[in-house]
RNA sequence: GGGGCAUUAGCGCAGCUGGGAGCGCGUCUGACUGGCAGUCAGGAGGUCAGGGGUUCGAGCCCCCUAUGCUCCA
Numbered sequence: 001g002g003g004g005c006a007u008u009a010g011c012g013c014a015g016c017u018g019g020g021a022g023c024g025c026g027u028c029u030g031a032c033u034g035g036c037a038g039u040c041a042g043g044a045g046g047u048c049a050g051g052g053g054u055u056c057g058a059g060c061c062c063c064c065u066a067u068g069c070u071c072c073a
Stems, first nucleotide, its partner, number of pairs: 001072007010025004019056001027043006049065005
């Protein structure tokens, strides 16, 4: 220098063919308990890495950039 993959909640990850942003853990509140732990119920938390484009509509398609991993030279 060139190719590929990854980037979505605090952490680990889904998101099928473009049309509801979700799961587990964690966290907060409440109930059960004398208390802790635990169980159950409910809630909060997101610029979908950044920018631009296509489209009526983008996490998803296209281009550029950034970071990490990897392959080739």
Predicted 3D model of a 73-nucleotide RNA (transfer RNA) from a Clostridiales bacterium. The coordinates come from a structure-prediction model, not an experiment, and the mean pLDDT is 83. The sequence was found in a public genome assembly. It matches the Rfam family "tRNA". Gene Ontology term of the family: triplet codon-amino acid adaptor activity. Lineage of the source: Bacteria > Bacillati > Bacillota > Clostridia > Eubacteriales.